[in-house]
This is a predicted structure of a 581-nucleotide part of an RNA (small-subunit ribosomal RNA, 5' domain) from a metagenome. Its Rfam family is "Eukaryotic small subunit ribosomal RNA". RNAcentral holds the full RNA, with entries from SILVA. The prediction has a mean pLDDT of 80.

Context: one part of a larger RNA
């Protein structure tokens, strides 16, 4: 792992991998709303503190996310994948978190108390045999698609009318200056002591404006083993990202009495950096047989090197142009696995030897290749678009499809369950406390294994015995067995009133009332010559029939076939087959 008898309880439980990554009827397995994006439903409902844009509940639609996770299987796949090590200074990240932005006009009578133009539901009018098809027609929304103002001040760069004591002078003033893109420059420092002189330059005092005199030589630089790194900064650049025309629940203060002005909680959005979840390459180091596989590779990239494309990025990953490399008995390069890798499981004195589709990680696939949209994420198949193969419906004009998700059915075989209930645990999503999940969970098949342990227990006679004592034909004591004797007590398989158990419900644990005398509520499976426990019993057969894992039995007394009896083993199991140890 199959299968042959066989089977009372209770727990726990594996199951269409092995053969068809074969095919598939139906159903169901992904949808999702809160005070808080978008309601005139021609939908339902109270009315009473108020409903003349807007109270509530709320289908349908638009809008957001989510459908890349989860679950299934192992067809490929042998340095591939995976395992430990390590790296991204070679890159991306919805989402959670925690931080972040005072610059917008281009020019003076301007929508900033709020701009635009559509479209879904509906409305009503077609169209096909036909689908989750559409098509005109007429309305209306946004946090959808667009469009687009407004807030402080300094400082710094550039030009610079002028103004003069001509110097490294001083100017009104105009310009530019958030942030992300892309491009080029710059800074981002520092390997070490003393000491003396002039000079000049600033800084403080004093001054007859000539000039004296004192000190002082001193500026700022984050991180790492390392960078062209974080970060600044100039110049320029772009079909100019993004800097909020949302939405809920309070309703307050000030007041010049204008509908003036200031205001809270927190809900979505939104740039940059971080940070989570990830996630995509990459070092090193490791793999089963095989030589009846010895040279493999390479202008159709094979090794390398410059440049570019590409891409999130590295990289012959792709393109040009050089080079002639790269790999091999330390087994390349091919073939083969009834090959997905590991953790792991059996076995085992140690050493090994086999298995490892199967619930955890990772991987790969979704009929077989390709290709591609959306998207932070898919080269997604419960997405799509072709081709090859099956295959449906059909009015023949066309449509529409992929259970290796969970039941089912067919095939295949030695080989495997119910078209079941529910989302109440565990968790996952979504706009969410409320929904949805065949993800899961409970049930029902279920001798895949695994755990506990029922089918009898006591006594009295009666018979047989044993040990000790003792008056020793025998009795006394402690006690073994063996009865188609006799007795009352115990007790659950079963049935069953309740509760309990549960999302209900089952079973289990508990419980009332039934519920044991061989004729039962009756335990099988294999076996008795040896290996090897356990018949020197009866009957049948007679080299037949048949039996035996090997030796071996069986030809007229069989301890070995078929039986009865009796014994043995293992026991709710027990015996065969195969595969490994």
């Nucleotide at each position: 792992u199959a299968u042959g008898c066989u089977u009372g309880u209770c727990u726990c439980a594996a199951a269409g991998a092995u053969u068809a990554a074969g095919c598939c009827a139906u159903g169901c397995a992904u949808g999702u709303c809160u005070a808080a994006g978008u309601a005139u439903a021609a939908a339902c409902a109270a009315g009473u503190u108020u409903a003349u844009a807007c109270u509530g509940u709320g289908a349908a639609a638009c809008u957001g996310c989510g459908u890349a996770c989860a679950g299934c299987u192992c067809a490929u796949u042998a340095u591939a994948u995976c395992a430990g090590c390590a790296a991204u200074a070679a890159u991306u990240u919805a989402u959670u978190u925690g931080a972040u932005g005072g610059u917008a006009c281009c020019u003076u009578a301007c929508u900033a108390c709020a701009u635009g133009g559509a479209u879904a539901c509906c409305c009503g009018u077609a169209g096909u045999a036909a689908u989750u098809c559409u098509a005109g027609a007429g309305c209306u929304a946004a946090u959808a698609c667009a469009u687009g103002c407004g807030c402080a001040a300094a400082g710094u760069c550039c030009c610079g009318a002028c103004c003069c004591u001509c110097g490294u002078g001083g100017a009104a003033g105009g310009g530019a200056u958030g942030u992300a893109u892309u491009u080029a420059u710059u800074a981002g420092a520092u390997a070490a002591a003393a000491a003396a002189c002039c000079a000049a330059c600033g800084c403080a005092c004093c001054u007859u404006c000539g000039g004296g005199u004192g000190g002082u030589c001193u500026c700022u630089u984050g991180g790492u083993g390392a960078g062209u790194c974080a970060u600044a900064a100039u110049a320029a650049c772009u079909g100019a990202u993004c800097g909020a025309a949302u939405c809920g629940c309070a309703u307050g203060g000030c007041u010049u009495c204008g509908u003036g002005c200031c205001g809270g909680c927190g809900a979505u959005a939104g740039u940059u950096c971080a940070u989570u979840c990830a996630a995509a390459u990459u070092u090193c180091u490791g793999c089963c047989c095989u030589a009846u596989c010895a040279g493999c590779u390479u202008u159709c990239g094979a090794c390398g090197g410059u440049a570019g494309u590409g891409u999130a990025g590295u990289g012959g990953a792709c393109u040009a142009c050089c080079g002639u490399g790269g790999c091999g008995u330390u087994a390349a390069c091919g073939g083969g696995u009834a090959a997905c890798g590991g953790a792991g499981a059996a076995u085992u004195a140690g050493g090994g030897u086999u298995c490892g589709a199967u619930u955890c990680c990772g991987g790969a696939g979704a009929g077989g290749g390709a290709g591609c949209c959306u998207g932070a994420g898919a080269a997604a198949c419960g997405g799509c678009u072709a081709c090859c193969a099956c295959a449906u419906c059909c009015a023949a004009g066309g449509a529409a499809g992929g259970c290796a998700g969970c039941a089912g059915g067919c095939g295949c075989g030695c080989a495997a369950a119910u078209u079941a209930c529910c989302c109440a645990a565990u968790c996952c999503u979504g706009a969410c406390a409320c929904a949805g999940g065949g993800a899961g969970g409970u049930a029902g098949u279920g001798a895949c294994a695994a755990g506990a342990a029922a089918u009898a227990a006591c006594a009295a006679u009666a018979c047989c015995g044993g040990g000790c004592c003792u008056u020793c034909u025998a009795g006394g004591u402690c006690u073994g067995g063996u009865a188609g004797u006799u007795g009352g007590a115990a007790u659950g398989a079963g049935u069953a009133c309740a509760a309990u158990u549960u999302a209900a419900a089952u079973c289990c644990c508990u419980u009332a009332a039934c519920g044991a005398g061989a004729a039962a509520c009756c335990a099988c499976u294999g076996g008795a010559g040896g290996g090897a426990a356990a018949g020197g019993c009866u009957g049948g057969u007679g080299c037949c029939a048949g039996c035996a894992g090997c030796c071996g039995c069986g030809g007229u007394a069989a301890u070995a076939c078929c039986a009865g009896c009796u014994c043995c083993a293992g026991u709710a199991g027990c015996g065969u087959g195969u595969a490994u140890u």